[in-house]
Context: one part of a larger RNA
RNA sequence: CGUUGAAGAUUGAAAGGACCCAUCCCUAGUACGAGAGGACCGGGAUGGACUGACCUCUGGUGUACCAGUUGUUCUGCCAAGGGCAUUGCUGGGUAGCUACGUCGGGUUCGGAUAACCGCUGAAAGCAUCUAAGCGGGAAGUCGACCUUAAGAUUAAUCUUCAUAGACCCCUCAGAGAACAUGAGGUUGAUAGGCACUAGGUAUAAGCCUGGCAACAGGUUAAGCCGAGGUGUACUAAUUGGUCGAAAAU
Numbered sequence: 001c002g003u004u005g006a007a008g009a010u011u012g013a014a015a016g017g018a019c020c021c022a023u024c025c026c027u028a029g030u031a032c033g034a035g036a037g038g039a040c041c042g043g044g045a046u047g048g049a050c051u052g053a054c055c056u057c058u059g060g061u062g063u064a065c066c067a068g069u070u071g072u073u074c075u076g077c078c079a080a081g082g083g084c085a086u087u088g089c090u091g092g093g094u095a096g097c098u099a100c101g102u103c104g105g106g107u108u109c110g111g112a113u114a115a116c117c118g119c120u121g122a123a124a125g126c127a128u129c130u131a132a133g134c135g136g137g138a139a140g141u142c143g144a145c146c147u148u149a150a151g152a153u154u155a156a157u158c159u160u161c162a163u164a165g166a167c168c169c170c171u172c173a174g175a176g177a178a179c180a181u182g183a184g185g186u187u188g189a190u191a192g193g194c195a196c197u198a199g200g201u202a203u204a205a206g207c208c209u210g211g212c213a214a215c216a217g218g219u220u221a222a223g224c225c226g227a228g229g230u231g232u233a234c235u236a237a238u239u240g241g242u243c244g245a246a247a248a249u
Base pairs, nucleotide, nucleotide: 001151005161006160007159008158009157010156014148015147016146017145020048021047022046023045024044025043026042032037050105051104052103053102054101058099059098060097061096065092066091067090068089069088070085071084072083073082074081075080109143110142111141116136117135118134119133165243166242167241168240169185170184171183172182173181190236191235192234193232194231195230196229197228199225200224201223206219207218208217209216210215
């Protein structure tokens, strides 16, 4: 831009993806075979690689979380802290993102077939799977499975509403390069703040007690805390603007 209003819900022409393999057990040491050996068919279990989703568990990361610690400098000094030194170094670690983690998938069924195996059966009184006709038959093929999908210009269908609806703008994230998508805009929990809480660090500072002191103990599972959860209008989503065919009435 088109599909000649808008919103929502669908159909599925077509396209893409997937399709894998192994080992063990039972049937059964059975059929077969002199023996050695050793099945078809059918049933069950486990695994490999590949692949999808996810973060409950196990781990990784987690540079504005917590603690420890070295040197130096600053806050007048003590104490307590800030800056810098690769995040100074070290030990942990929420959310998110992840694999080494967890769950799942290729199961099954149907159609037409290949090689091949057949039935009936003439030409050719026989024979013959083929000439008429009818079956079986593969990891292959077409469906079935998963995803996209009406620019499928053959532009589909249904429902509702028609000044309907959409956008700008603003608060944002399960979204994200921009855009888009999604959640919201006071008839509001969208983000921040605040309260509680999950969770992480590991017993803050100050004071008291003991010790010459380093330090230890008590107050104290304390204090602090980014993204998680629940709640709460305290703050900000104000006011507003733009676009919006024709017909009918």